SAM riboswitch aptamer (S box leader) from Planococcus glaciei, 105 nucleotides, folded computationally. The organism belongs to Planococcus, within Bacteria. Its Rfam family is "SAM riboswitch aptamer (S box leader)". Rfam links the family to the GO term regulation of gene expression.

[in-house]
């Protein structure tokens, strides 16, 4: 990097350092010197793993291991279909893109 598969409206700091950016990309809309990113500490969760029950599917437990995460629903939308509407647009469903885990190449 590609493929498969599961999840994606919950949760998480009045800390230290740092000193201008950040929210994937496009369009918006936001956050940010009342301090961005990064790093440290802290925390959340429970995918893999561990333990218990079980033939299995699965269920439960802990949080010492491997990841992940800690503004806003994945911040919203984008494409298609259906419905509503005079229109702008709105709603629902599906898809695409992204993110994370696990597995394969």
């Nucleotide at each position: 990097c590609u493929c498969u598969u599961a999840u994606u409206u919950a949760g998480a700091g009045u800390g230290g350092u740092g000193g201008a950016g950040g929210g994937a990309a496009g369009u918006g809309c936001c956050c940010u010197a009342u301090g961005a990113a990064g790093c440290c500490c802290g925390g959340c969760a429970a995918c893999c793993g561990u333990c218990a029950u079980g033939c299995a599917a699965a269920u439960g437990a802990a949080a010492u291991g491997g990841u992940g995460c800690c503004a806003a629903a994945u911040c919203a939308c984008a494409c298609a279909a259906a419905g509503c509407g005079g229109a702008a647009g709105c709603u629902u469903u599906g898809g695409g893109a992204g993110a994370u885990g696990a597995g394969a190449g």
The coordinates come from a structure-prediction model, not an experiment, and the mean pLDDT is 85.